[in-house]
RNA sequence: CGCCGAGUCGCCCAGCACGGGCGAGCCGGGGACCCACCGCAGUACUGGGGUGAAUCACGCCCGCGGGCCACCAGUCCGCCGGCGGUAGGGCUGCUUCCCGCCCGAACCCGUCAGCUAACUCGGUAGGCGGCUCACGGAAGAACU
Numbered sequence: 001c002g003c004c005g006a007g008u009c010g011c012c013c014a015g016c017a018c019g020g021g022c023g024a025g026c027c028g029g030g031g032a033c034c035c036a037c038c039g040c041a042g043u044a045c046u047g048g049g050g051u052g053a054a055u056c057a058c059g060c061c062c063g064c065g066g067g068c069c070a071c072c073a074g075u076c077c078g079c080c081g082g083c084g085g086u087a088g089g090g091c092u093g094c095u096u097c098c099c100g101c102c103c104g105a106a107c108c109c110g111u112c113a114g115c116u117a118a119c120u121c122g123g124u125a126g127g128c129g130g131c132u133c134a135c136g137g138a139a140g141a142a143c144u
Stems, first nucleotide, its partner, number of pairs: 001129004008024006025124006035114001047112001048109004056085001058084004063079006088103004094140005
């Protein structure tokens, strides 16, 4: 200096240091009317919800458990690992588009929460790259 992200800025107390607060901006949760949901039966499995782009009984392979079956085979459901996709998301240094290159995680609440005005409760982290070429194409802007 730049990138992902809400995660920036100002002030006060204490003050060797550690530490504790307030406000603004930004972000998230809970929370009415109205609206939505709210019918019955059966099987296997299975609480439900939130932040986030990070979803999908997706496909294939290996293994494990269970149901159907006398058994094998087959089939269904669930879990772990691997590979390949995918909803969706990011970047290319003035902006947008194209090409191209990446991500497609992780964590939290604790049996409980649809939306939601008033009201109310929290967060304001962390990670990465560069040291002038910072790729390429198109359009525009700005400067000269």